[in-house]
RNA sequence: CCAGACGGUCGGACGGCCGCGGCGGGCUUGCCCGCCGAGGAAAGUCCGGGCUCCAUGGAGACAAGGCGCCGGGUAGCGCCCGGCCAGGGUGACCUGAGGGAAAGCGCCACAGAAAACGAACCGCCCCGGACUUGUGCCGGGGUAAGGGUGAAAAGGUGCGGUAAGAGCGCACCGCUGUCCUGGCGACAGGACAGGCAUGGCAAGCCCCGCCUGGAGCAAGACCGAAUAGGGACGACGCGCCGCAAGGCAAGCGGGUCUUCACGCCCAGUCGUCCGGGUUGGUUGCUAGAGGUUGCGUGCAAGCGCAGCCCCAGAGGAAUGGUCGUCGCCUCGCAAGAGGUACAGAACCCGGCUUACAGACCGUCUGGCCUU
Numbered sequence: 001c002c003a004g005a006c007g008g009u010c011g012g013a014c015g016g017c018c019g020c021g022g023c024g025g026g027c028u029u030g031c032c033c034g035c036c037g038a039g040g041a042a043a044g045u046c047c048g049g050g051c052u053c054c055a056u057g058g059a060g061a062c063a064a065g066g067c068g069c070c071g072g073g074u075a076g077c078g079c080c081c082g083g084c085c086a087g088g089g090u091g092a093c094c095u096g097a098g099g100g101a102a103a104g105c106g107c108c109a110c111a112g113a114a115a116a117c118g119a120a121c122c123g124c125c126c127c128g129g130a131c132u133u134g135u136g137c138c139g140g141g142g143u144a145a146g147g148g149u150g151a152a153a154a155g156g157u158g159c160g161g162u163a164a165g166a167g168c169g170c171a172c173c174g175c176u177g178u179c180c181u182g183g184c185g186a187c188a189g190g191a192c193a194g195g196c197a198u199g200g201c202a203a204g205c206c207c208c209g210c211c212u213g214g215a216g217c218a219a220g221a222c223c224g225a226a227u228a229g230g231g232a233c234g235a236c237g238c239g240c241c242g243c244a245a246g247g248c249a250a251g252c253g254g255g256u257c258u259u260c261a262c263g264c265c266c267a268g269u270c271g272u273c274c275g276g277g278u279u280g281g282u283u284g285c286u287a288g289a290g291g292u293u294g295c296g297u298g299c300a301a302g303c304g305c306a307g308c309c310c311c312a313g314a315g316g317a318a319u320g321g322u323c324g325u326c327g328c329c330u331c332g333c334a335a336g337a338g339g340u341a342c343a344g345a346a347c348c349c350g351g352c353u354u355a356c357a358g359a360c361c362g363u364c365u366g367g368c369c370u371u
Base pairs, nucleotide, nucleotide: 001367002366003365004364005363006362007361008360009359010358012326013325014324015323016322017321018320020037021036022035023034024033025032026031027030039342043353044352046351047350048349049348050347051216052215053214054213064212065211066210067209068208069083070082071081072080073079084098085096086095087094088093099207100206104205105204106201107200108199121147122146123143124142125141126140127139128138129137130135131134155173156172157171158170159169160168174196175194176193177192178191179190180189181188182187220283221282222281223280230274231273232272233271234270235269236268239248240247241246253266254265255264290309291308292307293306294305295304296303297302327340328339329338330337331336
């Protein structure tokens, strides 16, 4: 210098004018002053929590769903960090739903003889026969080295061996079992034994282990008129005469009992009270697993201590517009012109994923050149 890998930061700056939301203060009560006012993703709403209501004795079981190498972090997670193993890359590094296939069931398209209670199409080899005496013939048998099919073919390579072959024998590699060493562990390394058993698929059923009650701030709590509607209670019916038995009168919207005169029911009017509840108001609501600086600790994710800071809380929803100067990019000889990403809080927090013009920083890898 070129090409690349990984991690991180920023993502316009300053000023003038006119505006908007919240809080506090002032007074002349509708104005003035002060402070604060979007993001790294506020997004998708995919996980995990806080909080709230509902359900629920505790624990467990079943069903359904999710997760799944090991160790650590955390309030917790399906997240993060550090490792292991497998695959990819010359390398920095990247990717992985990464438990179990000797519990059982199922599947393995096409091609192929065969896709699994161990297979034989073409071949290779042996024996017998045939006749046209050398054949791509017939019959019987042995094989799995070679060819062919396939994503995958019953350990691989080599030597020996054999009629041809074959773990048939041997060496190395792989595999299985036992043991030893190192590591918290996943696992790694080694020794001995065994000729090799156990094809693949569990993002097929399934088995094993772990986790999960449901709904969500439009959760929930409080206040609550006017009108209409609901419920309870009361009144509208208890009079007059007589010592008494009894008699008389007023009265009634309707019904039943009684044949009356007041007991019950329905309806009505009025009054008092209660409960629900619409519009609305208050709350939940923003000081929190908070941010930041320093020190300590840890490889790291992170954790601990001390100091400092307060950083949107609206409720149809503010965070804007415009002008000037500068920065950056593109075009242009120049004057100058155009552009300046993705996007916009709504109960809060931790993650993940997705979008993003451009600029910058750090660590590392490969190649070339020069000294």
This is a predicted structure of a 371-nucleotide RNA (Bacterial RNase P class A) from Hyphococcus sp.
The coordinates come from a structure-prediction model, not an experiment, and the mean pLDDT is 75.
The gene name in the source record is rnpB.
RNAcentral holds the sequence, with entries from ENA.